Predicted 3D model of a 76-nucleotide RNA (transfer RNA) from a Phycisphaerales bacterium. It was read from a public genome assembly. Its Rfam family is "tRNA". Rfam describes the family as follows. Transfer RNA (tRNA) molecules are approximately 80 nucleotides in length. The family's RNA type in Rfam is transfer RNA.
Formats: sequence, C1' cells, structure tokens
RNA sequence: GCGCCGAUAGCUCAAUUGGCAGAGCAGCGGAUUCCAAAUUCGCAGGUUGAGUGUUCGAUUCACUCUCGGCGCGCCA
Repeated sequence: GCGCCGAUAGCUCAAUUGGCAGAGCAGCGGAUUCCAAAUUCGCAGGUUGAGUGUUCGAUUCACUCUCGGCGCGCCA
C1' cells in the first nucleotide's frame, strides 16, 4: 500500500426486508434478613466511531475519514 472483518448503555453483545434502539452483567433504590450475602421487584443509563449523501424515514444503503483485528504485498 491492497483486501476482508469490526466500532451500538460503564462492560459483553443483539436488533428480522430500512419503520418505537434492546438484553445480560455492573450501578442505584425497594422487598427479604438480627446484619450481610444470595434471591426478588423496580429505576436510571445511548451523539448507534466521525462527517457527507440517498430516503417520508438510516444501527441498517452509498462515499470519505478515524481507530482496532486478520490476511496479502512492497522497501530495507
């Protein structure tokens, strides 16, 4: 340099043909307990990597860029 894959909540990951952004864990609060753990109920938490475009509508499609991973190649 070229190709492929990935980036979504604090962490790990979903999201069906483009049509209300979700789960588990973690966090906070309640119940339970003499207390705590465990269990259970609830709450909160998002610039979907950045930008532009297409569209009535984009996590999803197109282009550019950034970062990470893998493979190939070039120079020495």